[in-house]
Context: one part of a larger RNA
Molecule: small-subunit ribosomal RNA, 3' major domain
Organism: metagenome
RNA sequence: UGACGGGGUCCCGCACAAGCGGUGGAGCAUGUGGUUUAAUUCGAUGAUACGCGAGGAACCUUACCAGGGUUUGACAUGUGCAUGCGAGUCCAAGAGAUUGGGCUGUCCUCUUUGAGGACGUGCACACAGGUGCUGCAUGGCUGUCGUCAGCUCGUGUCGUGAGAUGUUGGGUUAAGUCCCGCAACGAGCGCAACCCCUACUGUCUGUUGCCAGCAGGUAAAGCUGGGGACUCAGGCGGAACUGCCGGUGACAAACCGGAGGAAGGUGGGGAUGACGUCAAGUCAUCAUGGCCCUUAUGUCCUGGGCUACACACGUGCUACAAUGGCCGGUACAGAGCGUAGCGAAACGGUGACGUUAUAGCCAAUCGCAAAAAGCCGGUCUCAGUUCGGAUUGGAGUCUGAAACUCGACUCCAUGAAGGUGGAAUCGCUAGUAAUCGCGCAUCAGCAUGGCGCGGUGAAUACGUUCCCGGGACUUGUACA
Numbered sequence: 001u002g003a004c005g006g007g008g009u010c011c012c013g014c015a016c017a018a019g020c021g022g023u024g025g026a027g028c029a030u031g032u033g034g035u036u037u038a039a040u041u042c043g044a045u046g047a048u049a050c051g052c053g054a055g056g057a058a059c060c061u062u063a064c065c066a067g068g069g070u071u072u073g074a075c076a077u078g079u080g081c082a083u084g085c086g087a088g089u090c091c092a093a094g095a096g097a098u099u100g101g102g103c104u105g106u107c108c109u110c111u112u113u114g115a116g117g118a119c120g121u122g123c124a125c126a127c128a129g130g131u132g133c134u135g136c137a138u139g140g141c142u143g144u145c146g147u148c149a150g151c152u153c154g155u156g157u158c159g160u161g162a163g164a165u166g167u168u169g170g171g172u173u174a175a176g177u178c179c180c181g182c183a184a185c186g187a188g189c190g191c192a193a194c195c196c197c198u199a200c201u202g203u204c205u206g207u208u209g210c211c212a213g214c215a216g217g218u219a220a221a222g223c224u225g226g227g228g229a230c231u232c233a234g235g236c237g238g239a240a241c242u243g244c245c246g247g248u249g250a251c252a253a254a255c256c257g258g259a260g261g262a263a264g265g266u267g268g269g270g271a272u273g274a275c276g277u278c279a280a281g282u283c284a285u286c287a288u289g290g291c292c293c294u295u296a297u298g299u300c301c302u303g304g305g306c307u308a309c310a311c312a313c314g315u316g317c318u319a320c321a322a323u324g325g326c327c328g329g330u331a332c333a334g335a336g337c338g339u340a341g342c343g344a345a346a347c348g349g350u351g352a353c354g355u356u357a358u359a360g361c362c363a364a365u366c367g368c369a370a371a372a373a374g375c376c377g378g379u380c381u382c383a384g385u386u387c388g389g390a391u392u393g394g395a396g397u398c399u400g401a402a403a404c405u406c407g408a409c410u411c412c413a414u415g416a417a418g419g420u421g422g423a424a425u426c427g428c429u430a431g432u433a434a435u436c437g438c439g440c441a442u443c444a445g446c447a448u449g450g451c452g453c454g455g456u457g458a459a460u461a462c463g464u465u466c467c468c469g470g471g472a473c474u475u476g477u478a479c480a
Base pairs, nucleotide, nucleotide: 001480002479003477004476005475007474008473009472010471011470012469013468015464016463019428020427021426022425023424026318027317028316029315030314031313032312033311034309035308042053043052064304065303066302067301068300069299070298073127077126078125079124080123081122082121083120084119087104088103089102090101091100092099093098107117108116109115110114129293130292132291133290134289138287139286140282141281142280143278145276150189151188152187153186154185155184156165157164158163169180170179171178195270196269197268198267200238201237202236203235204234205233206232210227211226214225215224216223241264244258245257246256247255248254320421324380325379326378327377328376329375330374336368337367338366341361342360346355347354348353387418392413393412394411395410396409397408398407434456435455436454437453438452439451440450
């Protein structure tokens, strides 16, 4: 100087407390461990692995296993020789990769013999190739402490020196934020602001959006003429700064209350992550040193596996019901996506879906699209039930060469556990939790996961003694 303390003082955080809802019990989904296996590819492992890499394993993907092939190679560049345009198509063998054969066809330039060029094939050679090892050789990227308020430097001063000071102190703040003081005076990286969305408003522009007034018109409808008022869209502005008033304070910084205001003290949300820590993670995104393989640890193919199942754990979904289930009627979003696409209406089917490939749409124009909880009415009456839907049998639909291993969905039948969950443990402070549906990426098909969107919409916070994590000062230390 640090680090540590079941030392002290001060402060903060859904850290506790106060509340609301869960997990832990059940069934299923998914990841992991373990076991099994020819293989169940690899990585991630307290917090900071475990719905994680994977934004989607039937084949492919695919790295794994079995079997069958191949060796200048699936892919790149170059050299020599030989040969042929390229390419398309058919037949046979085969699980296919591939092998054998046939047919069509015969590139460009220079004046022709011939030469050259591009592309392909064969042979030979340099080489290719490796998801093989080392993340403890590395770059890059990332997690975490932590959006915590810290981390440093120059000059000066003090100290023999390591170092100290500044950065400590008194207040204050979300903040090393600001003020005051001070052997310090300044500065940098962080904080804040500048950026984006959202909340109010002015103005400009009005089509595909809108419809107040004026006409026309319909079963109905901005449907039509027209209009720019309103909504909305999207460009440029305004607006919030402790600016104003009162109080407290040290005449400061600031804090408390108030006015005005759409918004008030960082308005709400996002992006943004200092010096560093964990030899943290990743050689399997990529790049890369070294090592290793080179008729194989490369490469092609078929089939299988990654989907196994006594069990254990994590994360979720659905429930256990009446604030509910079922049936009928009826209302209101936002954000997205669409041409190898979205697909209306009509008709067929109980339904998934199908048919004509027909309407419209490269979309503020058309479509996906029905929002669902809600509201109105009916029914069930506390039961393993009209709760719950697992499991299983049968019949189908769709995608796709192909759903046996191993897809999703529909209908009929079946109707398991489950009566609110031990010890323990998690999230959340407001348009939040809880609850309800909708969309998107990936994608032929496949979502209870992920990322977004809106609808309905709470309770509680006395307080900081205690648990956890963090910051500042100080103290002890046989630790570095």